RNA sequence: CUCUUAUCAAGAGUAGCUGAGGGACUGGCCCGUUGAAGCUCGGCAACCUUUUUAUGGUCAACAUAAAACAGGUGCUAAUUCCAGCAAAACGUCAUGUUUUGAAAGAUGAGAG
Numbered sequence: 001c002u003c004u005u006a007u008c009a010a011g012a013g014u015a016g017c018u019g020a021g022g023g024a025c026u027g028g029c030c031c032g033u034u035g036a037a038g039c040u041c042g043g044c045a046a047c048c049u050u051u052u053u054a055u056g057g058u059c060a061a062c063a064u065a066a067a068a069c070a071g072g073u074g075c076u077a078a079u080u081c082c083a084g085c086a087a088a089a090c091g092u093c094a095u096g097u098u099u100u101g102a103a104a105g106a107u108g109a110g111a112g
Base pairs, nucleotide, nucleotide: 001112002111003110004109005108006107007106008105013041015040016039017038021031022030023029025084026083027082028081042076043075044074047072048071050068051067052066053065054064055063056062080104085101086100087099088098089097090096
């Protein structure tokens, strides 16, 4: 980098260093010297892993549920901030509105 698959409406800082950008892309709309991005610490969560308990399984393998968080990640403004494509319903003189699905993106696990 590509493919498969699961999830994406919840949650999480008045911290330290540093110092101008950031929210993937495009359009909008926002955040930011009352401190952006980055690093550290803290925190959140429970995808993988580990441990324990319960139920099923004749024991076991295993499955489901629950708890904890030691390890690998991840996340820590706004629903993935909203929309981008398609369909349906509704509606306007006109621009539209809502819902569903897809696409794109992010993260985990597996494969090449």

Notes:
Predicted 3D model of a 112-nucleotide RNA (SAM riboswitch aptamer (S box leader)) from Oceanobacillus alkalisoli. The sequence was found by an Rfam model in a public genome assembly. The organism belongs to Oceanobacillus, within Bacteria. The coordinates come from a structure-prediction model, not an experiment, and the mean pLDDT is 81.